[in-house]
Molecule: Fluoride riboswitch aptamer (crcB RNA motif)
């Protein structure tokens, strides 16, 4: 110098919030402050304009939306 590991600690996984689990990403510059980056942001069609599906990655619930039925 490089890889691996450990320990600590965050952050994401298409519309709100809990719970459990699973995945992903957690790097760089700088004396500090700070800057940029990662994971992550559905699907279709069009130069524009427009269309459709789901409140989860997955489990159990609540809360909004719809549809059917009952009283």
């Nucleotide at each position: 110098g490089a890889a691996g590991g450990c320990c600590c600690u965050g952050g994401c996984a298409a519309u709100g919030g809990a719970u459990u689990c699973u995945g992903c990403c957690g790097g760089g510059c700088g004396u500090a402050a700070g800057c940029c980056g990662a994971a992550c942001c559905g699907c279709c069609a069009u130069a524009a304009g427009g269309g459709c599906u789901g409140a989860u990655g997955a489990u159990u619930c609540c809360u909004a939306c719809c549809c059917u039925u009952u009283u």